Predicted 3D model of RNase P RNA and transfer RNA as a complex of 493 nucleotides.
[in-house]
RNA sequence: GAAGUGGGCCCGGCGGUCGCUGCCGCGAUACCAUCCGCCGAAGCCUCGGCGGAGGCGGACAGGUCGCGGUGGAGGAAAGUCCGGACACCACAGGGCAGGGUGCUUGGCAACACCAAGGCGGGGCGACCCGACGGAAAGUGCCACAGAAAACACACGGCCGAUGGUUCCCCUCGGGGAGCACAGGCAAAGGUGAAAAGGUGCGGCAAGAGCGCACCGGUCCCCCGGUGACGGGGGGCGUCAUGGCAAACCCCACCCGGUGCAAGGCCAAAUAGGGGGAGAGCGGUGGCCCGCCGCGAUGCCCGCCGAAGCCUUGGCGAAGGCGGGUGAGAUCCCCGGGUGGGCCGCUCGAGGCGCGCGGUGACGUGCGUCCCAGAGGAAUGACCGCCCUCGACAGAAUCCGGCUUAUGGGCUCACUUCCAUU
RNA sequence: GGGCCCGUAGCUCAAAGGCAGAGCCGCGGACUCAUAAUCCGUCGGUUGCUGGUUCGAGUCCAGCCGGGCCCA
Numbered sequence: 001g002a003a004g005u006g007g008g009c010c011c012g013g014c015g016g017u018c019g020c021u022g023c024c025g026c027g028a029u030a031c032c033a034u035c036c037g038c039c040g041a042a043g044c045c046u047c048g049g050c051g052g053a054g055g056c057g058g059a060c061a062g063g064u065c066g067c068g069g070u071g072g073a074g075g076a077a078a079g080u081c082c083g084g085a086c087a088c089c090a091c092a093g094g095g096c097a098g099g100g101u102g103c104u105u106g107g108c109a110a111c112a113c114c115a116a117g118g119c120g121g122g123g124c125g126a127c128c129c130g131a132c133g134g135a136a137a138g139u140g141c142c143a144c145a146g147a148a149a150a151c152a153c154a155c156g157g158c159c160g161a162u163g164g165u166u167c168c169c170c171u172c173g174g175g176g177a178g179c180a181c182a183g184g185c186a187a188a189g190g191u192g193a194a195a196a197g198g199u200g201c202g203g204c205a206a207g208a209g210c211g212c213a214c215c216g217g218u219c220c221c222c223c224g225g226u227g228a229c230g231g232g233g234g235g236c237g238u239c240a241u242g243g244c245a246a247a248c249c250c251c252a253c254c255c256g257g258u259g260c261a262a263g264g265c266c267a268a269a270u271a272g273g274g275g276g277a278g279a280g281c282g283g284u285g286g287c288c289c290g291c292c293g294c295g296a297u298g299c300c301c302g303c304c305g306a307a308g309c310c311u312u313g314g315c316g317a318a319g320g321c322g323g324g325u326g327a328g329a330u331c332c333c334c335g336g337g338u339g340g341g342c343c344g345c346u347c348g349a350g351g352c353g354c355g356c357g358g359u360g361a362c363g364u365g366c367g368u369c370c371c372a373g374a375g376g377a378a379u380g381a382c383c384g385c386c387c388u389c390g391a392c393a394g395a396a397u398c399c400g401g402c403u404u405a406u407g408g409g410c411u412c413a414c415u416u417c418c419a420u421u
Numbered sequence: 422g423g424g425c426c427c428g429u430a431g432c433u434c435a436a437a438g439g440c441a442g443a444g445c446c447g448c449g450g451a452c453u454c455a456u457a458a459u460c461c462g463u464c465g466g467u468u469g470c471u472g473g474u475u476c477g478a479g480u481c482c483a484g485c486c487g488g489g490c491c492c493a
Stems, first nucleotide, its partner, number of pairs: 001417011012386007020072009031063002034059006043050002074392001078403002081401005086259004093289004098255005103117005118132001119130004133250002138248002140244003155189001157185003162182002164179006197215006216239001217236008263343004273334005280294004298325007308315003350369008422492007431445004439476001447463005469485005
């Protein structure tokens, strides 16, 4: 000097004139609200009252108006993908179903996030990527092609020593050539993502872990490490025959649901109206258990009707059957009123600076600061100058992350290449 | 701001990880005096986009884009 890798920070600046909004302080009072005192209509009524539309005066200063001070969008405010805080639901009890995570250790309020490490892969390297537990718990799938896709059945082939058969030779024994029948083989074979461990040597009739060496696999032991794992040694040749778990599943750990439009308070208004089902129903997401809460079993008529009593025929309760009717928790449908104001609303697992501990994420001590709270939604318009020419893009309960979109600038550390000294 | 669904032929919808189908529409033919109906044949697909898992993805997973519904 060139090329790259990882991390951090900024997000147009300055000045002027008008215009927004939160908070604090001061002031004002025409209007609204509130409070005090007085007058008092309509309507109702048992003539004593109930009632309270509206009006006057005063206080106050919440709304409103004015002045001053001070603050005012992001690294992603986005997607709504995760984790929480907070709120409500008597089930925030137990269980099932359902859902989430998935190498190890640590961080954190927590997490699927972050840090460090292990293993595997990519890269010359700095570094980057990995949904990374289990296939001897069980079930399932591997289409087409191919002989065959998980008990291995052999299409085409190889061998055919031994048994068989044909021919030839030969002095009985026997020897040679062929056949490929019996039998043996899964090594070489188009196929396929993958075919029964791989390479080499030997052996065999020809082959085969059939034997041996190495690699791979598996089992045992020792050493190091908190651990995932790493290193070393030995055994096993009937050494389990593959892949897929982002297939069902098994294992370990975790999870109540709903969400600020959550949920509270005040004011005002109306029709707790009408219809249907109803003896059981309801309890924040599904199912079960437990638990809790709210209800039903009323009245009338007719019939049956034991005990008991009085007496020969009646009285007679509980209970049962049939009919009628009322009430009824809860649920469904139709319809009416209100759709106003206030709280929640910003001080937080908060920011910044310094020190200490830690490889690091982070923790801790001291000091310091208050940094948006709108409510149809607040920061806009104009002018001048500068400049790195401003991309993606604006809070809506609030935090910690992830993901996606994205321009320019500054800076730190590291790697490789080239040249010079 | 929050929550829940959907995306396949021109349209309406299917498809248990293994050749993406059916109806309507369009086109051609048959039938008819002609049309309709009916019958036969035929066309039409980057399964919203990108990546991943797998031998293989409309289907399984992740991210993005577009559309719809609910909450006061």
It holds a member of the Rfam family "Bacterial RNase P class A".
The coordinates come from a structure-prediction model, not an experiment, and the mean pLDDT is 77.